FMN riboswitch aptamer (RFN element) from a soil metagenome, 123 nucleotides, folded computationally. The coordinates come from a structure-prediction model, not an experiment, and the mean pLDDT is 83. The RNAcentral record of the sequence draws on MGnify. The model forms 100% of the base pairs in the Rfam consensus.
RNA sequence: CGUUCUCGGGGCGGGGCGGAAGUCCCCACCGGCGGUGAGAGUCCGCGACCCCCUGGCAGCCAGUCGGGGGUGGACCCGGUGCGAUUCCGGGACCGACCGUGAAAGUCGGGAUGGAAGAGGACG
Numbered sequence: 001c002g003u004u005c006u007c008g009g010g011g012c013g014g015g016g017c018g019g020a021a022g023u024c025c026c027c028a029c030c031g032g033c034g035g036u037g038a039g040a041g042u043c044c045g046c047g048a049c050c051c052c053c054u055g056g057c058a059g060c061c062a063g064u065c066g067g068g069g070g071u072g073g074a075c076c077c078g079g080u081g082c083g084a085u086u087c088c089g090g091g092a093c094c095g096a097c098c099g100u101g102a103a104a105g106u107c108g109g110g111a112u113g114g115a116a117g118a119g120g121a122c123g
Stems, first nucleotide, its partner, number of pairs: 001123007013027004028106002030095002032046004041093002050070008075091005097109003
């Protein structure tokens, strides 16, 4: 490097108001992948979701398999240390789309999907 196989996302428990809320309010809970001088939801990059353009198969449509681009959230203070927005202490903050008796990071759905990637086998 090629072929192939496997794996590859967590979380609403208690209370309040209400006709109705796992969606609002108070408390609670969760944190994908690679990187990094030392371990990261908040640093650098990637993926998921969404949008646009485009190629193959198919007469068209539908569909399916690719390629390119865009969009896309959030951290400070103190300590240790040569070195940490990664560790320790403290206080914060963030979380696609569609749905719903009422507004969702935590419920249901696309998804028994896809994927960043991780590992194995063979050549």